Annotation: The part of an RNA shown here (small-subunit ribosomal RNA, 5' domain) has 489 nucleotides and comes from an uncultured bacterium. The RNAcentral record of the full RNA draws on ENA, Greengenes and SILVA. It matches the Rfam family "Bacterial small subunit ribosomal RNA".
[in-house]
Context: one part of a larger RNA
Parts: sequence; structure tokens; C1' cells
RNA sequence: GAACGAACACUGGCGGCAGGCUUAACACAUGCAAGUUGAAAGGGAGGUAAUGGUGCUUGCACUAUUACCGAGAGUGGCGCACGGGUGAGUAAUACAUGGGAACAUACCCUGAAGUGGGGGACAACAGUUGGAAACGACUGCUAAUACCGCAUAAUCCCUGCGGGGGAAAGAUUUAUCGCUUUAGGAAUGGCCCAUGGCAGAUUAGGUAGUUGGUGGGGUAAAGGCUUACCAAGCCGACGAUCUGUAGCUGGUCUGAGAGGACGAUCAGCCACACUGGAACUGAGACACGGUCCAGACUCCUACGGGAGGCAGCAGUGAGGAAUAUUGGGCAAUGGAGGGAACUCUGACCCAGCCAUGCCGCGUGAGUGAAGAAGGUUUUCGAAUUGUAAAGCUCUUUCGGAUGUGAAGAUGAUGACGGUAGCAUCUAAAGAAGCCCCGGCAAACUUCGUGCCAGCAGCCGCGGUAAUACGAAGGGGGCAAGCGUUGUUC
Repeated sequence: GAACGAACACUGGCGGCAGGCUUAACACAUGCAAGUUGAAAGGGAGGUAAUGGUGCUUGCACUAUUACCGAGAGUGGCGCACGGGUGAGUAAUACAUGGGAACAUACCCUGAAGUGGGGGACAACAGUUGGAAACGACUGCUAAUACCGCAUAAUCCCUGCGGGGGAAAGAUUUAUCGCUUUAGGAAUGGCCCAUGGCAGAUUAGGUAGUUGGUGGGGUAAAGGCUUACCAAGCCGACGAUCUGUAGCUGGUCUGAGAGGACGAUCAGCCACACUGGAACUGAGACACGGUCCAGACUCCUACGGGAGGCAGCAGUGAGGAAUAUUGGGCAAUGGAGGGAACUCUGACCCAGCCAUGCCGCGUGAGUGAAGAAGGUUUUCGAAUUGUAAAGCUCUUUCGGAUGUGAAGAUGAUGACGGUAGCAUCUAAAGAAGCCCCGGCAAACUUCGUGCCAGCAGCCGCGGUAAUACGAAGGGGGCAAGCGUUGUUC
């Protein structure tokens, strides 16, 4: 000098764009953050209308039928593995770059073939019943795109090549949307190898599923992945092992570069979801707002037993020098479901708070010497503040008031928002501070103080004439900021 996710002191007019728990991966009240589908299906509380009947208070009640709409709950499907958060762990099962072969993929696209005929259940519901609750138990009924056989089939799968196995589901407004098998694609993902990126040798030896082979098992898939047997290997001063620290990268900061430091925001990958472990379902998880077990903690309890997990968005307490609203909207973009209408979406788009940063603008312009008054200094002559002010002549950016008023939305739909912008009016009117002035280093005098009080980044100032302390006048620098502290180069 530059930089910062900064903080602190003093000060503070406006706007645009960005950023905002770096600490306790500490604990969390409350609300919201993942649903959707009736065009899969059983059913239907309730409502509306029409018609008939009864009562009668004559337009209301009850009841029956028909038509339409239709909540909640449960069955089935798809989604919940995305999106969002955090960086604890991890020095390599990670990441970056470049290769590789033994794999999988719901939805999407392209092609081929098919979609025949049956069956038995279980929720919901009804009844009985246990429990304080959470939640159950038994009996009975029922639908389906839920479940199970049968048939049929290859360019499908297995094979000892003889053969064997082997699917489907319908809905509807008749237009389509689906279902099954198979081949290919797209785009993802799993796996393997090489190279690269950190500190310690006051860590020198480490390793028994360890290194390799064979057989069995397992996986979507190669493989000690696992198991039995056999061999005795494998890694290591080119630093194994151990210990410490740490998410990695694109990048960011600095620097002429080489390099050094860092890894907030944004983007890619990884890991984690109270702590530890495990599997289930599924195309995909060993699953943040799923399940089970154990633990710590908090809460409820009728003491028998139960409930919970903000490192989602807000918000609370705590910690801390320190970091925001328990806001609006699905209008846009994107996502899930649905044929669609649409529903959901704290993703997202916006608004609120904060000079936290960057950028822009303003706080007026011109004229004005009696060089006013006042202040300060003085050699008492004057000098300086100083064209500065006043005065005169203008302007109206920003602000304020009124009116008008978008784009963002291809046909409709605008949270933002009566916002941005535009027009008119208003009056210089509402808008300047902070640090410094001994040298480094731009900027000097007076008074006070008297090695005191104090200053200080370094050198150093202060003990009676202090340009170095404190105040004033003057000056210098930057400016809605300025200075200090911290950190990096």
C1' cells in the first nucleotide's frame, strides 16, 4: 500500500447492487418447511335442487325418491433418495485431472411384440372389547391399476445344448392416458487405476484376511467383499506406521511475476442429520422433517407406560467483540402429483433490519472588499480567519407534496406496488464529520502543565519559554464516513 463475512470509538443525508452466527455439530417454546391423485377403487359425513307425502304456525319441519356437488379417514399409485441446511468427521472408501471394464437406472425419447381367462383376501366400515394416554385385540362384510395361480411368448433368462423357466391392468367425456416383455438412446449413478495437492523422525519399523492362489458363498457389478484350505507374502528413508491439523475443488486476496495466504457468498463433488449401531421398503437410502435397538437429555403419566430431535425458514435462550423479520406471495423461474382444472412448495421471487462492503449522487451555484463584526496572533504598525459570511442574482439533483403510472405476462394470472419512471408545485430551504499537524509523513502558533498529568507504530517527547502532553486559533488528509484493533499478502 492492498484486502476483509470483520469488530470497536466518534459521526451519519439519499439511492442502486451485493453481503449478513467466522463462537457452542450448544439446548430449543411456537408456527410453517412434502405432498398429490376420485380419470385406480370401496365408500360417503354433509350440502343444493326438483318431485311426492305427513304435520301445520302457510312457508317451515320431518320423510321418501331422483339429480348434482362433496369434507374427513382408510386401500392403491407416484413422490417423499430432489430441493433446503451444516462442515462434526475424513490426510483418503474424499477431492481435482486423465484413463479403464466387470455393472445398474423409476420417470423421458425411439423401435418391436403383447394386453387372454380365473381365484382368494385385507383395510375402510359394523359389532364387541383392553388402555390414563400413546396405541391396540377379536368377530363379520367389501372394491381395485392391491395380491396370487393358469394360458401364451421371443431377438428374453438358465443350460450338461437334450431341454427348462418365464408377463400384463385397466380408466374414461371414445380422444387418449396407462400396463407387460424386449432392443437401443439420453442423462445419471456404482466400481477400478494413475498422477497431484500438509505438518512432525523428539513417530522406524508396520501388517494374520495381512499378500497371493484354488474351491464355495455374496453383489447390479470386478475384487479377501466373505469363508475353507494352501503358499509366505505385502508396505517402508522416493518416509510405511503413528501423532497433530484439515472437508476438497473451480476459485478468492495479495504480488510486476514467481510465489505466499485463504476456501464466506456463487458453482461442482464429498460427508453428516441428538450420540452409536442396524436393516426394511424401494429403480434409487442403509434415508434431516421414515423404522428398530442402545445411550444421554427434555417432556407427559392414572406410575402400568409413553412422546421428542431446527446443522430447513423465521424465532428463543446460551456462548461471544460480533451477525437480521416468529414478514408477503406462489405473479415469475424451478420442483412433486394430476389427463386437466388445480393443489402443495420458508426452493424461489420479493419486502423488512444493519454505512457490513462496493458504486453513484447530494449537502448548493454565480457575484460579492466596508477586506464588516467576532475569534486568534501581534514587533501594537498590523496580520490572519477571508470571498469566507452578510447582501444581490440564480438553480432544485436528493428530500417533501399532488397527479399520473409501467416492463417483468406469448391468451388469462403481478406478491413486489400505486413500486420504478414521468409531470407539476415547494423553498437554499431538511443533509458533515472523523483523524492528524516533532522526523518517517502533507500540515504551526499561543496558552495551560512542569519527568506531573499524559503521548507513543518506531525513533522518542514531558524536570518553567513543549510546533511531540491538554485546550484554542490556524492548517493538512480523507469524506457519509473516518480512525483504531485484529488477520493475510